[in-house]
RNA sequence: AUUGAACGCUGGCGGCAUGCCUUACACAUGCAAGUCGAACGGCAGCACGGGGGCAACCCUGGUGGCGAGUGGCGAACGGGUGAGUAACAUAUCGGAACGUGCCCUGGAGUGGGGGAUAACUAGUCGAAAGAUUAGCUAAUACCGCAUACGAUCUACGGAUGAAAGUGGGGGAUCGCAAGACCUCAUGCUCGUGGAGCGGCCGAUAUCUGAUUAGCUAGUUGGUGGGGUAAAGGCCUACCAAGGCAUCGAUCAGUAGCUGGUCUGAGAGGACGACCAGCCACACUGGGACUGAGACACGGCCCAGACUCCUACGGGAGGCAGCAGUGGGGAAUUUUGGACAAUGGGCGCAAGCCUGAUCCAGCAAUGCCGCGUGAGUGAAGAAGGCCUUCGGGUUGUAAAGCUCUUUUGUCAGGGAAGAAACGGCGGGAGCUAAUAUCUCCUGCUAAUGACGGUACCUGAAGAAUAAGCACCGGCUAACUCCGUGCCAGCAGCCGCGGUAAUACGGAGGGUGCAAGCGUUGUCCGGAUUUAUUGGGUUUAAAGGGUGCGUAGGCGGCCCAUUAAGUCAGUGGUGAAAUCCAACAGCUCAACUGUUGAACUGCCAUUGAUACUGGUGGGCUUGAGUAAAGUCGAGGCGGGCGGAACUGGUGGUGUAGCGGUGAAAUGCAUAGAUACCACCAAGAACCCCGAUUGCGUAGGCAGCUCGCUAGGCUUUAACUGACGCUGAGGCACGAAAGCGUGGGGAGCGAACAGGAUUAGAUACCCUGGUAGUCCACGCCGUAAACGAUGAGUACUCGAUGUUGGCGAUACACAGCCAGCGUCCAAGCGAAAGCGUUAAGUACUCCACCUGGGGAGUACGCCCGCAAGGGUGAAACUCAAAGGAAUUGACGGGGGCCCGCACAAGCGGUGGAGCAUGUGGUUUAAUUCGAUGAUACGCGAGGAACCUUACCUAGGCUAGAAUGCGCGUGACGGUACCAGAAAUGGUACUUCCCUUCGGGGCACAAAGCAAGGUGCUGCAUGGCUGUCGUCAGCUCGUGCCGUGAGGUGUUGGGUUAAGUCCCGCAACGAGCGCAACCCCUAUCUUUAGUUGCCAGCACGUAAUGGUGGGGACUCUAAAGAGACUGCCUGCGCAAGCAGUGAGGAAGGUGGGGAUGACGUCAAGUCAUCAUGGCCCUUACGCCUAGGGCUACACACGUGCUACAAUGGGCGGUACAAAGGGUUGCUACCUGGUAACAGGAUGCCAAUCUCAAAAAACCGUUCUCAGUUCGGAUUGAGGUCUGCAACUCGACCUCAUGAAGCUGGAAUCGCUAGUAAUCGCGUAUCAGCAAUGGCGCGGUGAAUACGUUCCCGGGCCUUGUACACACCGCCCGUCAAGCCAUGGAAGUCAGGGAGACCUGAAGACGGUACCCCACAAGGAGCCGUUUAGGGUAAAACUGGUAACUGGGGCU
Repeated sequence: AUUGAACGCUGGCGGCAUGCCUUACACAUGCAAGUCGAACGGCAGCACGGGGGCAACCCUGGUGGCGAGUGGCGAACGGGUGAGUAACAUAUCGGAACGUGCCCUGGAGUGGGGGAUAACUAGUCGAAAGAUUAGCUAAUACCGCAUACGAUCUACGGAUGAAAGUGGGGGAUCGCAAGACCUCAUGCUCGUGGAGCGGCCGAUAUCUGAUUAGCUAGUUGGUGGGGUAAAGGCCUACCAAGGCAUCGAUCAGUAGCUGGUCUGAGAGGACGACCAGCCACACUGGGACUGAGACACGGCCCAGACUCCUACGGGAGGCAGCAGUGGGGAAUUUUGGACAAUGGGCGCAAGCCUGAUCCAGCAAUGCCGCGUGAGUGAAGAAGGCCUUCGGGUUGUAAAGCUCUUUUGUCAGGGAAGAAACGGCGGGAGCUAAUAUCUCCUGCUAAUGACGGUACCUGAAGAAUAAGCACCGGCUAACUCCGUGCCAGCAGCCGCGGUAAUACGGAGGGUGCAAGCGUUGUCCGGAUUUAUUGGGUUUAAAGGGUGCGUAGGCGGCCCAUUAAGUCAGUGGUGAAAUCCAACAGCUCAACUGUUGAACUGCCAUUGAUACUGGUGGGCUUGAGUAAAGUCGAGGCGGGCGGAACUGGUGGUGUAGCGGUGAAAUGCAUAGAUACCACCAAGAACCCCGAUUGCGUAGGCAGCUCGCUAGGCUUUAACUGACGCUGAGGCACGAAAGCGUGGGGAGCGAACAGGAUUAGAUACCCUGGUAGUCCACGCCGUAAACGAUGAGUACUCGAUGUUGGCGAUACACAGCCAGCGUCCAAGCGAAAGCGUUAAGUACUCCACCUGGGGAGUACGCCCGCAAGGGUGAAACUCAAAGGAAUUGACGGGGGCCCGCACAAGCGGUGGAGCAUGUGGUUUAAUUCGAUGAUACGCGAGGAACCUUACCUAGGCUAGAAUGCGCGUGACGGUACCAGAAAUGGUACUUCCCUUCGGGGCACAAAGCAAGGUGCUGCAUGGCUGUCGUCAGCUCGUGCCGUGAGGUGUUGGGUUAAGUCCCGCAACGAGCGCAACCCCUAUCUUUAGUUGCCAGCACGUAAUGGUGGGGACUCUAAAGAGACUGCCUGCGCAAGCAGUGAGGAAGGUGGGGAUGACGUCAAGUCAUCAUGGCCCUUACGCCUAGGGCUACACACGUGCUACAAUGGGCGGUACAAAGGGUUGCUACCUGGUAACAGGAUGCCAAUCUCAAAAAACCGUUCUCAGUUCGGAUUGAGGUCUGCAACUCGACCUCAUGAAGCUGGAAUCGCUAGUAAUCGCGUAUCAGCAAUGGCGCGGUGAAUACGUUCCCGGGCCUUGUACACACCGCCCGUCAAGCCAUGGAAGUCAGGGAGACCUGAAGACGGUACCCCACAAGGAGCCGUUUAGGGUAAAACUGGUAACUGGGGCU
């Protein structure tokens, strides 16, 4: 885009179309084919007339007419349906051997006779349908006779064969009359021609399947005969053995065909409703009759199924005509009107009939048209929705005001479709005729179903009239709320797990509009079956290879032909449709007229280039010949040596063998090893190669024989003999199979030993088939160059094999091979590139998403194994190719790090401290959980903290701001209570610029509060990789692109640090440096610090005067840069016990953390979106808990002792703290500490004693004079308060523990180890923790194989949530489709046999009718149908069973 549609929601009007696609299922009822009295006898019924009769009534075919009947014509048309049919069925174009009612043309005739019969009358039988007997009668019914033509037949002499009348009119003549007669009209008979229609034949075209390959006996042809309207095996007898088929016969499935319709740029594809042409059918099957025409929709006979009536004896019926009913179905209309028009039948006509037709009804089923109002209208109303709270939007939309009146309603008017036939008049013709009849012409009556419809006019009045779908992308259109992987959506991708533009609702918007969506169909897009117009190295796809049949294609020249091809002309290509123009309905849809077109087929005339045919020639394709040459080409025979194994003999002794390491195995019965000889089988070292040969598979010792081939050269011969190749035939590795041999080594299966969690494996020891030979099968491989064969053309470089030419070991050339690299070009890229995957041609094979599946079934081949051919259901939205960036690897290369190694000291064992898990609990608040949680948040939980629990209380609340009111607030005392709180009594405002303010209370409001949830909604901050050296950008260049290059490479560095090179050149964030501390020096400054020199003073002390020298303090500078030297190096740089220097190669330390990763951590620091609570999840208070304790882990402290413990003595720091504080000093106390008292807001006073160390002394190896846990008692201090639950002191007690399993941590120098000191938090303290400070002060590093982590390059990848990835198979469970299957059910067809109606044909003695002819009957042939038996095929179903798919 489309539709004969259906469904959902909605629905105002008109025009024009269309309307059982399904059960060719069954049908109630009505109608759909009759007509003619001008063929006939007549008169049942009606009307009229006549007669009789008083009337009732009777008679009368006399008239109009006419039921039934005889007869004629029609009923074979029109209308319906599409079951069957794959063929003369349809379409197109031709043909000859035919028929033809009605119609036209023109010719002849129409004479004379006859006998019946229906109707009717009277009976009989039957329920009915109907049948039957007797009698009467007519014809355009029927039958003879005559006549006979261009009829038919013929033996060519001849023979045979017709007819019908009826109606109108009439002058003369005849007749009693009827009428004869004449004439006109119309019939009838015979024959001619035509038109139209029909029958028959041929050519071409017309769906799918080869998992249908052979079919055929009247079959194919001939002769004779029959038959037909007509040719013909159409039928029959005989003869012959043909006919059809891979260009698809036969069989199976499906189907009415066409003009056309839909779609498409076209070519095509799909379809065949309506309209038109043809065919077929009429309940199913068969058959004929009548007739011009039928084997007949509304006829007949028979058989069958079904339905109905019945008196049970017997009968009737056929909507696939129009309506209509039931059924089926998603689904398709009224039991309407009229013959007015058009057409048909009959008739002289009037007319009758006509469910054909014309109209109306129903249905938005489709197409087309119209309307549902127009203008104005900002307070941008109200309401809705959103909001950043300002506003925005709905929205000029509404309301309001002013207009209009299509449609609808009412009223009035009102068509066209209808002029023929007929009647009247005139003229012409026929005629004796002014009759009649026919023709022409003028006038004219009547006739409308639709329908009072179309249309026109008027009236009132915005009045009567809008929905549907969508709004994540494709695809035009966005927000809020609800929901929370639920409910749901979905055409594809996909959306939904608490902020959903995707679900549902709403507001808004978008699209279309009396419709809009959904579903279905077909075409397009789809170049996705490719003729136009595709492919096959790796994506699906080249057959394993050759030979060759059919077929397809085919070199140069000449002649001829004209089949293909091209052109002209003629015929045809129905109409409708499509297209164009014009025209008619107001427009359009629709319709009319004209034109064009119908791309086709046939005939004919020409053209002759090309293709084809025929004839003749040519040599370049192809082949032959000759001369050379090459090779693991093939087949058969012979021969050879090395090695392995076995055997015999010898020498010889304890192991051998095997492996990562072992064991099984062999061996003292003598192995292995060594020597000699023998046997057997298989394979052929070196040469050997990027080599050679072969069609492919494949081919390797030497030699002989047989045999095939290639190449080169010559150009003698043939003269297109060629290429490809469906089927076919042959060859075809390995494994395997059969028969018979052979069997050394190797070696599936198998056995044993190992390995392992296991090890039906890899490894080892053995070992059977097999491997080998002969003959025969199999016929497949990653049979690969994953690349079919042939021919021609298209740059180069280089290596090599064979041959040629040439004087030629060089060098270059030609031909045929085998390789490498590259250009153009091609290719998705990788790549290919004269050996094409380039450019072209010819032929063959093959492909069309993945899986199912190379499976099933069928067939063919095979001994089997199996091979060949080769689907479907179902299922998925991918599967796949090439390349890119990462990540990963029990891949590779380079490099680094306390990573290992080398060392030192620890942890893991003990006790205790502390944190965590777990458990417990009313609560043991919460968070942190590999590294990167666990002395972490917490730098300090008795109350508080505190978030938890229990209990008691409060509700605008414990705190804050604003506004309103009141005046107290507060204090003191007492009572209740655990307190919060409540109650009672007493007392009673302050400041002020006079506006007010402070404070408190009460009510109510805007507002509070939440350590409630979400760190996966967030900000901020932080950890970690990692102080690792990386991470990127601009421009350029390369690539279709992702992307690459730069950033890789060679060096170098701690470093992407620097240098060199380079299609890159630059730049940024990182590195480094700049900053701080520290190490040296200088300058400046000199108190509270310092004191060398000078002076004073003390028992003593920088105590004092003074001083700036020194130390120190704290500010500014200097200094270090591979700067210098030597060596190496292109350079960067590296090396040196170098020099100098306080310091030497970033001097040491700190701060500093790139792009990013871990949805890492934190909503409980804080902030914050959303959600949740609001007499509670908020707030206050008391007590309790966070401190529990069978246990497990982490981090620490103290130890286990003599490098030590105890006691006494003597030294040396740094950095900090201090007024709610540090406290000298004195006194008391064993002590913690207490009581006094002094200095200091600090370089001044103080904490403050440094401790290890050193010097003495004691202990003497033990659970101790080690170790200090635990416990008892008594105290001190802080604090409202030390019970749960503080620290400290004294005395007493004196546990485990004697150096710590597997495992594991830290550290490279002022480091580890060890020793003390200070400080934050803090009333106090569980601090052994954290953060700092100094004292003493080591050992070791060969080195980078390994473990861990990291960086760069490279490689593979089916990974990308990125190896903690991906993913295979069995098993278990559910669901789905399917194969096999004993059986079972159904179906269509063929053949055999039995039976066999009607009909037709043939025969016919008896018997019946009959004068006869003949008929009936009987017999036979044919045959629908029925039956029997067996088999095949197709489909369904099935116990059981096989695999497959999804989850």
Molecule: small-subunit ribosomal RNA
Organism: uncultured bacterium